[in-house]
Order: sequence, then structure tokens, then C1' cells
RNA sequence: CUUAUCAAGAGUGGCUGAGGGACAGGUCCUGUGAAGCCCGGCAACCUAUCCGGAACGGAUAAGGUGCCACAUCCUGCGGAAUAUCCGAAAGAUGAG
Repeated sequence: CUUAUCAAGAGUGGCUGAGGGACAGGUCCUGUGAAGCCCGGCAACCUAUCCGGAACGGAUAAGGUGCCACAUCCUGCGGAAUAUCCGAAAGAUGAG
């Protein structure tokens, strides 16, 4: 840079001990234990095996990632039929 997905799912565990939810604003979580590490778990993008004439289809597994408060926590830019809705941008993750 390209492309797909982002309202589902996942802990009464151990160590440790003050921050965390990308950024800004808002707001929320947090000594009834944040972040981190370990264990555990979820999911099924890549992958493996199988079914299928084939598909951008289906089944099973879980090796490589990823993920486990809140919709990507909400808003951010644009549009519309404006208590709302749609799209984009930005961000995250996978694959290339």
C1' cells in the first nucleotide's frame, strides 16, 4: 500500500500492585485490585484433513496470529427524511 472483518463470544484462578479504555474531548472502569506476566478460555483470518462438479460452499481440528468491561465505549469529517440514520476518515486484527 491492497483487501476482509470489527453490536456475537471468552475467568469467583496465581503473581504483582496503580493505573487503564489508540489520539483529542466526553464518559466509564479500577485497592470488591488497573496495566503487566503465567495459567485458563473465546473465535476461526491463515493453516491441516475431509465432503462437494465447483463456489466467494460445508464439516472437523486448533499448528501460526488475534482476542477475553462498555458497539472500535461515544463523538470527531460529510450527507439525509436530523432525539435518529447512512457513509467516510482514523484506529485495530488477519492475509497478501
Notes: This is a predicted structure of a 96-nucleotide RNA (SAM riboswitch aptamer (S box leader)) from a chicken gut metagenome. The RNAcentral record of the sequence draws on MGnify. The model forms 97% of the base pairs in the Rfam consensus.